[in-house]
């Protein structure tokens, strides 16, 4: 440089569901629970996706339409950090 590569220890995080509590909601906290994950740790910079309170526009009203500043890191990208790592 390239190819080809067995085995690896302690362990960790937790989806759907479900009770509780905070939100307009999406969605989050916390307990139970495990789909599943080698970063399913953190972080809203990019992209993406959800909601529509406020406010706009409209309707005689109910409603309907826009529209993140809210959300989502278990969508994807990138930043940082971690555990183990034989030839």
């Nucleotide at each position: 440089u390239u190819c080809g590569u067995a085995u690896a220890u302690g362990g960790g995080c937790a989806a759907a569901c479900u009770c509780g509590c905070c939100g307009a909601a999406a969605g989050g906290c916390g307990g139970g629970g495990a789909c599943g994950c080698a970063a399913a740790g953190c972080c809203a910079c990019g992209g993406g996706g959800c909601u529509a309170a406020c406010c706009g526009g409209u309707u005689c009203a109910c409603g309907c339409c826009g529209c993140a500043u809210g959300c989502c890191a278990g969508c994807c990208g990138g930043g940082c950090u971690g555990c183990c790592g034989g030839u």
c-di-GMP-I riboswitch aptamer from a Rhodocyclaceae bacterium, 87 nucleotides, folded computationally.
NCBI's taxonomy places the organism under Bacteria, Pseudomonadota, Betaproteobacteria, Rhodocyclales, Rhodocyclaceae.